Background
Transfer RNA from a Candidatus Harrisonbacteria bacterium, 72 nucleotides, folded computationally. Its Rfam family is "tRNA". Rfam classes the family as a transfer RNA. The coordinates come from a structure-prediction model, not an experiment, and the mean pLDDT is 80.
């Protein structure tokens, strides 16, 4: 340089056009114990960035960012 896959909570994951974006797992809070743990509740927390199609975008296109892979 050109092609290709991926990008979602702190982690590992769904959700493939219809909205309150869901669950494990970690954290936090409380209950629980003589403490500490198992256990139980309960809460908080994400779409890579900007456009652009649509009524309606995680999800389709562009760009452009980062990771990873092929070819030169």
């Nucleotide at each position: 340089g050109c092609c290709c896959u991926u990008g979602u909570a702190g982690u590992u994951c769904a959700a493939u056009g219809g909205a309150u974006a869901g669950a494990a797992c970690a954290a936090c809070u409380c209950c629980g114990u003589c403490c500490u743990a198992a256990g139980g509740a309960g809460c908080a927390a994400a779409u890579g960035a900007c456009u652009g199609u649509u009524c309606g975008a995680u999800u389709c296109a562009g760009u452009c960012c980062a990771a990873g892979g092929g070819c030169a």
It was read from a public genome assembly.